[in-house]
Context: one part of a larger RNA
C1' cells in the first nucleotide's frame, strides 16, 4: 500500500452527479395514531412507556390433596452505567413526476416510465366460418358456434373524448352519369350489269366493296358512407374617455381551422422566462402566470386512494461520506535472511 473488519475528540452531508457506502431503527406487551380515501385502507402511520432478579399474595384451567401451565394479575424489596443485555431482528416523515395494482423482460453491462394486465372501442366471421400452417392431402381454429373465434388500438377507477370525409385507405351501398369486346345493321359513300323512267346523261332497284347509328353491357371512375380508419385541426389589418389589451369589426383563405382540460411540462429554443415560497446563498425543487419555438383529447386528455429494488426535491434521526485523518485486528503485497 491492498482486502475484510473494530474503534474514534469536536462538528454532523460541509462529501458527492447523487447520503453511494456505513451508521442508526429493529423483538414482545401497553398506550396512541394525521392528511387523504375507491371507506377496504393509509397503519407497524407518526409519537411515547415497559421488559432483570428475590419474595409475598392471587386469578383461570387441569388434578383426589400435593402439584402442573412457554397462561394471567397485584404489591414489597434488591443489584448494575446499561436487564428484548448474545445472535437474529423495520429508520421515519413531507412533496412532485411516471406507471393504476400482483406480474413479465434484454441467460452474460439496462428490471424501467418498457411489455403484460382486468376494463374500453373498432373491424371481421353464419360454420365446409373468418384467420393460420402446408405444394397438396390435411391440420389448428373447435369435438367451439356471434355472451363464440380472429385482427388492430387503448390500458384499473372518476370526469370526459370536441371539429374536419378535401387527400390516402376501407365500404359497394339507392339511383343516375361515363366506359370494353362479341352481337347488331338504321343509314351513308363508291362501283356497277340488267331492267325501267326520261333523254342524255342522269336517277333508281338487285349485286359487290368500304363504312356504320340505335340496342347491349361487369368491374373501375364519378356519386354516397366512414376518423376509438391512416391522418388534419390558419393568416393579416384595424378597433374601448392616459397607456396597454381587444369582447367587437373587416379581409384573404381552408375539408375543417385546436373545443374541454392542461401548460417553461419526461414536451419551452430564447431560458437560470417572470413572480412569490423554501436556503445566509437554490441553472435544482414545489406553487402560480401563459408569450404553447413545437401540449391536447383511446398514436387518448385531465385527475386519482393504494402500490414500487422507478425518477426528482425537502425535513428528521443517524453516522469517518467529509473537515482530516488516526489507532488496532486478520490475510496478502512488500523488505531482510
Nucleotide at each position: 500500500c491492498c482486502a475484510u473488519g473494530u474503534c474514534g475528540a469536536a462538528g454532523g452531508a460541509a462529501c458527492u452527479c447523487g447520503g453511494c457506502a456505513a451508521a442508526a431503527u429493529g423483538a414482545c406487551c401497553c398506550c396512541g395514531u394525521a392528511a387523504c380515501u375507491u371507506a377496504g385502507g393509509g397503519a407497524g402511520a407518526a409519537a411515547g412507556g415497559g421488559u432483570g432478579c428475590u419474595c409475598u399474595c392471587u386469578u383461570a384451567u387441569c388434578u383426589u390433596u400435593u402439584g402442573a401451565u412457554u397462561a394471567g394479575g397485584a404489591a414489597a424489596g434488591c443489584g448494575g452505567c446499561a436487564c428484548a443485555u448474545g445472535c437474529g431482528a423495520g429508520g421515519g416523515g413531507g412533496u412532485a413526476g411516471c406507471g393504476a395494482c400482483u406480474g413479465u423482460u434484454u441467460a452474460u453491462u439496462a428490471a424501467a416510465a418498457a411489455c403484460a394486465c382486468a376494463g374500453g372501442a373498432c373491424u371481421u366471421u353464419g360454420c365446409u366460418a373468418a384467420g393460420u400452417g402446408g405444394u397438396a392431402a390435411c391440420a389448428c381454429g373447435a369435438u367451439g358456434u356471434a355472451u363464440a373465434g380472429a385482427g388492430u388500438c387503448u390500458g384499473a377507477c372518476a370526469c370526459c373524448u370536441a371539429c374536419c370525409u378535401g387527400a390516402u385507405g376501407c365500404u359497394a351501398g339507392a339511383a343516375g352519369g361515363u366506359u370494353g369486346g362479341a352481337a347488331g345493321g338504321a343509314g351513308a359513300a363508291g362501283u356497277g350489269u340488267u331492267a325501267u323512267a326520261c333523254u342524255g346523261u342522269u336517277a333508281u332497284a338487285a349485286g359487290c366493296u368500304u363504312u356504320g347509328a340505335a340496342u347491349g353491357g361487369a368491374a373501375g371512375c364519378u356519386c354516397g358512407g366512414u376518423a376509438a380508419a391512416c391522418g388534419g385541426c390558419g393568416g393579416c389589418a384595424a378597433u374601448a374617455a392616459c397607456u396597454c389589451u381587444a369582447a367587437c369589426u373587416g379581409u384573404c383563405u381552408u375539408a375543417a381551422g385546436g373545443u374541454a382540460g392542461c401548460g417553461a411540462a419526461a414536451u419551452u429554443c430564447c431560458u437560470u422566462a417572470u413572480c412569490g415560497c423554501a436556503u445566509a446563498a437554490g441553472u435544482a425543487g414545489a406553487g402560480a402566470c401563459c408569450u404553447g419555438c413545437a401540449c391536447g383529447a383511446a398514436u387518448g386528455g385531465u385527475g386519482u386512494a393504494a402500490c414500487a429494488a422507478c425518477u426528482g426535491c425537502c425535513c428528521u434521526a443517524c453516522u469517518g461520506u467529509c473537515u482530516c485523518c488516526g489507532a488496532c485486528a486478520u490475510g496478502g503485497a512488500c523488505c531482510c535472511g
Predicted 3D model of a 337-nucleotide part of an RNA (large-subunit ribosomal RNA, domain IV) from Catharanthus roseus. The RNAcentral record of the full RNA draws on SILVA. It matches the Rfam family "Bacterial large subunit ribosomal RNA". A reference for the family is Yusupov et al. (2001), "Crystal structure of the ribosome at 5.5 A resolution", Science.